[in-house]
RNA sequence: CUAGCAAAAGCCAAACCCGCCGCGAGGCGGGGGCGGAAAGCCACGGGUCUCUGAAUUAACCUGAAAUGAGACAGCCGGGUUGCCUGGG
Numbered sequence: 001c002u003a004g005c006a007a008a009a010g011c012c013a014a015a016c017c018c019g020c021c022g023c024g025a026g027g028c029g030g031g032g033g034c035g036g037a038a039a040g041c042c043a044c045g046g047g048u049c050u051c052u053g054a055a056u057u058a059a060c061c062u063g064a065a066a067u068g069a070g071a072c073a074g075c076c077g078g079g080u081u082g083c084c085u086g087g088g
Stems, first nucleotide, its partner, number of pairs: 001087004011036002016031006034074001040080003044077003047072005
């Protein structure tokens, strides 16, 4: 520099359950283990989602947009750092 078939030292941990936090998307801790070679980190581009906007009806039903504030790095790119193994 390059590749991730296999193995290994180890690492992370989906759904689901419990506790706490948040209006919510979701986050943190414990259990759990579907998976992962960056499932480490960064919301930069795209995307998805939440709240707001957001009331209308007697009740039911139906039900938006701009805007603003957020969430997801285990959606895809991009950036950045790094372990193991093979090859050069």